[in-house]
RNA sequence: CAGGCCGACCAGGCGAUCGCUGAGUGGCAUGACCACCCAGAGGAAAGUCCGCACUCCAUAGAGCGCGAUGCCGGAUAACAUCCGGAGGGAAGCAAUUUCCUGGAUCGGGCCACAGAAACAAACCGCUCUUGCCCCCUCUCCCAGUGGGAGAGGGCCGGGGUGAGGGUAAGGGUGAAAAGGUGGUGUAAGAGACCACCGGCGCGGGUGGCAACAUUCGCGGCCAGGCAACCCCCAUCGGGAGCAAGGCCAAGCAGGCGCGAGGGGCUGCUCGCCCCGUCGAAGCGUCGGGUAGGCUGCACGAGGUGCAGGGAGACCUGCAUCCCAGACAGAUGAUCGUCCUCGACAGAAUGCGGCUUAUCGGUCGGCCUGGGAU
Numbered sequence: 001c002a003g004g005c006c007g008a009c010c011a012g013g014c015g016a017u018c019g020c021u022g023a024g025u026g027g028c029a030u031g032a033c034c035a036c037c038c039a040g041a042g043g044a045a046a047g048u049c050c051g052c053a054c055u056c057c058a059u060a061g062a063g064c065g066c067g068a069u070g071c072c073g074g075a076u077a078a079c080a081u082c083c084g085g086a087g088g089g090a091a092g093c094a095a096u097u098u099c100c101u102g103g104a105u106c107g108g109g110c111c112a113c114a115g116a117a118a119c120a121a122a123c124c125g126c127u128c129u130u131g132c133c134c135c136c137u138c139u140c141c142c143a144g145u146g147g148g149a150g151a152g153g154g155c156c157g158g159g160g161u162g163a164g165g166g167u168a169a170g171g172g173u174g175a176a177a178a179g180g181u182g183g184u185g186u187a188a189g190a191g192a193c194c195a196c197c198g199g200c201g202c203g204g205g206u207g208g209c210a211a212c213a214u215u216c217g218c219g220g221c222c223a224g225g226c227a228a229c230c231c232c233c234a235u236c237g238g239g240a241g242c243a244a245g246g247c248c249a250a251g252c253a254g255g256c257g258c259g260a261g262g263g264g265c266u267g268c269u270c271g272c273c274c275c276g277u278c279g280a281a282g283c284g285u286c287g288g289g290u291a292g293g294c295u296g297c298a299c300g301a302g303g304u305g306c307a308g309g310g311a312g313a314c315c316u317g318c319a320u321c322c323c324a325g326a327c328a329g330a331u332g333a334u335c336g337u338c339c340u341c342g343a344c345a346g347a348a349u350g351c352g353g354c355u356u357a358u359c360g361g362u363c364g365g366c367c368u369g370g371g372a373u
Base pairs, nucleotide, nucleotide: 001369002368003367004366005365006364007363008362009361010360012338013337014336015335016334017333018332020040021039022038024036025035026034027033028031042344046355047354049353050352051351052350053349054241055240056239057238066237067236068235069234070233071085072084073083074082075081086101087100088099089098090097091096102232103231107230108229109226110225111224123171124170125167126166127165128164129163130162131161132160133159134158136152137151138150139149140148141147142146179197180196181195182194183193184192198222199221200219201218202217203216204215205214206213207212245295246294247293248292254286255285256284257283258282261275262274263273264272265271302321303320304319305318306317307316308315309314339342
């Protein structure tokens, strides 16, 4: 210098004007007012997929059922997250990245196509037993030097064909076919037996907290795979969600108390009519509670810096900072200017993760290749 890997970070800058939301201060015309000043989206605010906080409801205890998780150790409030490690696989020269993970002798189920068979299997082949035929002799018939029928012999060898067994060596099918090689053995074969190799199980030693690694001995134990199919084992889990929930409370309706009058016709009086004394009007009061308002709701598993512990996730101590809070929902618009011409996208109870989207750039560490000194 080029290419790459890992981690952390930034997310157009500056200025002017006009707006919006909130806090503070001030004003008087006390209004969801005005003025000044300060603050005002993200690394994902997103998907709402996990885990919590918080709130209400439910809840003796135990079991069944259902759901989630699943190598080991650690971190954490918790997790399906993160960190470190183990075993196996994949990509890369490398730095590094990535996938899988309890149990298949409890039991059930499934294993496309092909194949006889997908779990205890016989299609071809090999092999044993047996019937018949060919091969030998005689007789008869057709008819002509061959064919057919019957009887007998032979059972030695070979061939053909049928039936009944044995066999997992060989062939063939398949992703997968019952450990591999060599021998013994056998009618032919076979862990049936033997040697070596591989695997599995059991027991022990060594290292490790553990997963596990390694090693010694024993056992022919060698009958496949799928648990992201049911199932078994272990651990964990009550439900609903901020439109949760709490507080205040017009109006309307209602309860209770007081109350002897109240209303209509009318300008007034009388009169008449209606309602009420079985309680009206009015006043007071009570509980629930609609509109509406307040709260939950912004000091928090908080940010930054330093120091310490740890391999790391992370933890501890000290100092310091206060950093959006709406409820039709603010965070914008216009202009100027500069540059490398600017991606994905925007809070709604909060927090920790995961996943997905994303123009471009900065810094640190590392790997591979080339060059110079």
A computed fold for a 373-nucleotide RNA from an Anaerolineae bacterium, annotated as Bacterial RNase P class A. The sequence was found by an Rfam model in a public genome assembly. Model confidence (mean pLDDT): 81 of 100. Rfam family: Bacterial RNase P class A. Rfam describes the family as follows. Ribonuclease P (RNase P) is a ubiquitous endoribonuclease, found in archaea, bacteria and eukarya as well as chloroplasts and mitochondria. Its best characterised activity is the generation of mature 5'-ends of tRNAs by cleaving the 5'-leader elements of precursor-tRNAs. Cellular RNase Ps are ribonucleoproteins.